[in-house]
């Protein structure tokens, strides 16, 4: 260089054009328990990588860019 895939909380994930305020798990914080502390319950904060376009309506599609990864040469 060239094609192909991904990109969503701190981490792994779901999400396939409208349907709660983009849910869930783990972790973080706060309680409640416990002599403390672990377990356990309850609750509370957190996130769609950037920009453009389609569209009434985009996390979802489309380009483009950025960053990552596999082939190939």
């Nucleotide at each position: 260089g060239g094609u192909c895939c991904c990109a969503u909380a701190g981490u792994c994930c779901a999400g396939c054009g409208g349907u709660u305020u983009a849910g869930g798990a783990c972790a973080a914080c706060a309680g409640a328990c416990u002599u403390u502390g672990a377990c356990u319950c309850u609750g509370u904060a957190g996130a769609c990588c950037c920009g453009a376009g389609u569209u009434c309506g985009a996390a979802u599609c489309u380009c483009g860019g950025u960053g990552g990864g596999a082939c190939c040469u």
Molecule: transfer RNA
Organism: Coemansia sp. BCRC 34301